[in-house]
């Protein structure tokens, strides 16, 4: 240098072009003599950026950057 793939919550990941989720976690009450364990709830997200195309984009298109495979 070519081509493919990935990019969402703090971490693994989900979402037919139509309220952005779930699980772990992290906070709070309950339970318990106290931890852990178990219940109950609550926060927590510029959907890697910038454009477009649509009534409507996390999705569809382009360019970008970042990580991976692969070819020379």
């Nucleotide at each position: 240098g070519g081509g493919c793939c990935u990019g969402u919550a703090a971490c693994u990941c989900a979402a037919u072009g139509g309220c952005a989720g779930a699980g772990u976690g992290a906070c709070u009450c309950c339970c318990u003599u106290u931890u852990a364990a178990g219940g109950a709830g609550u926060a927590a997200g510029u959907u890697g950026g910038a454009g477009g195309u649509u009534c409507g984009a996390g999705u569809c298109c382009u360019c970008c950057c970042a990580g991976g495979c692969u070819c020379a």
The prediction has a mean pLDDT of 81. Transfer RNA from a Patescibacteria group bacterium, 72 nucleotides, folded computationally. Its Rfam family is "tRNA". The family's RNA type in Rfam is transfer RNA. The sequence was found in a public genome assembly. The source organism's lineage runs through Bacteria and Bacteria candidate phyla.